This is a predicted structure of a 279-nucleotide part of an RNA (large-subunit ribosomal RNA, domain VI) from a Deltaproteobacteria bacterium. The full RNA is in RNAcentral, with records from ENA.
Context: one part of a larger RNA
RNA sequence: CGGAGGAUAUUUGAGAGGAUCUGUUCCUAGUACGAGAGGACCGGAACGGACGAACCCCUGGUGAUCCUGUUAUCGUGCCAACGGUAUAGCAGGGUAGCUAUGUUCGGAAAGGAUAACCGCUGAAACCAUCUAAGCGGGAAACCAGCCUCAAGAUUAGAUAUCCCUUUCAUGCUUCGCAAGGAGCAUGGACUAAAGACCCCUUGUAGACUACAAGGUUGAUAGGCCGGAUGUGUACGCCCAGUAAUGGGUUCAGCUUACCGGUACUAAUCGGUCGUGAGG
Numbered sequence: 001c002g003g004a005g006g007a008u009a010u011u012u013g014a015g016a017g018g019a020u021c022u023g024u025u026c027c028u029a030g031u032a033c034g035a036g037a038g039g040a041c042c043g044g045a046a047c048g049g050a051c052g053a054a055c056c057c058c059u060g061g062u063g064a065u066c067c068u069g070u071u072a073u074c075g076u077g078c079c080a081a082c083g084g085u086a087u088a089g090c091a092g093g094g095u096a097g098c099u100a101u102g103u104u105c106g107g108a109a110a111g112g113a114u115a116a117c118c119g120c121u122g123a124a125a126c127c128a129u130c131u132a133a134g135c136g137g138g139a140a141a142c143c144a145g146c147c148u149c150a151a152g153a154u155u156a157g158a159u160a161u162c163c164c165u166u167u168c169a170u171g172c173u174u175c176g177c178a179a180g181g182a183g184c185a186u187g188g189a190c191u192a193a194a195g196a197c198c199c200c201u202u203g204u205a206g207a208c209u210a211c212a213a214g215g216u217u218g219a220u221a222g223g224c225c226g227g228a229u230g231u232g233u234a235c236g237c238c239c240a241g242u243a244a245u246g247g248g249u250u251c252a253g254c255u256u257a258c259c260g261g262u263a264c265u266a267a268u269c270g271g272u273c274g275u276g277a278g279g
Stems, first nucleotide, its partner, number of pairs: 001152001005163007015149004021049007033038001051106005059100004066093005071086006111143002117137004164278001166189010190276001195273004199215005220266003223262005230254002236249005
C1' cells in the first nucleotide's frame, strides 16, 4: 500500500515446512519343521542405542550483584572493626537465571492408492493362461494420519462485537408545469466516535524494531515489610587463659536476580492519528 467505511477479538485451512531410525531379550515354543544337530513364520510384551523437542522437581555445572575463611600491603590517628589493591588476590560454598552429563516426552497405530511379486474369473487360441474386458492381495517408498507456520490464498475467506446518522455557500447534472427535490464537486463553519499510537513504568520479550505486562478505577518497576534460600554462629560485651585462642550471649549476623504483601517513589498532566453511514 492492497483487501470497496473504520475498529477489536476469535478463527477456517489453499499451501509450506518438520518428523519418518533401529537393536536386544522374553512369551507363543524348544512348538511347527528336522534322523539329529538345530530351530522358526504369524502374534504379543519388556528393556535399550542414536536422534529430536521441551523443561529445571531431582543429580550436577556456572553463578565477577550472596555468605564465609585467609596471605601480603596501604588507608580510616591508634586498639578493635572495616575499606582499597594484588587474575574475582587466593580458597570453600551458593539463590535466581542459563544449562547437560539431569528429567519428561516423541517416531507410532488405525486408513487410501500402489511397486516388484502372489492370485480369482477369463477369452483371443474349444486346451492352457494373473490380462486382453473385469476383480483381489501386497512395502520403512507415495497420499493422508502426527507437530508447526499459514488469507499478499490479489480467489486477499469466515464469525462475533463495537463506532460514526450536522450545516451553509457556489457550480454542474438530473427529476418536476411550478414550488421544490436528489446527486456530484469545491470551499467555509461545526463535529472529532470506536479504536490505535505518541509518552512513561517494565519483562515472561528483545540488536533496533517487534511482542508481552502495566500507567492512579494502578502492584508495572524501585523502595519498604514478611518469607524462602544461601552462608555458617556477626559486632559489642562477659567469662577462661600470660597469650595465640576458646566458651557464652547465638542454628547468630548478613543474604543478589526468588515468593507474598504494601501506593512510600516513579508510571503526572497531556498530545497525535483516526471522522460525519461508506465505489

The prediction has a mean pLDDT of 88.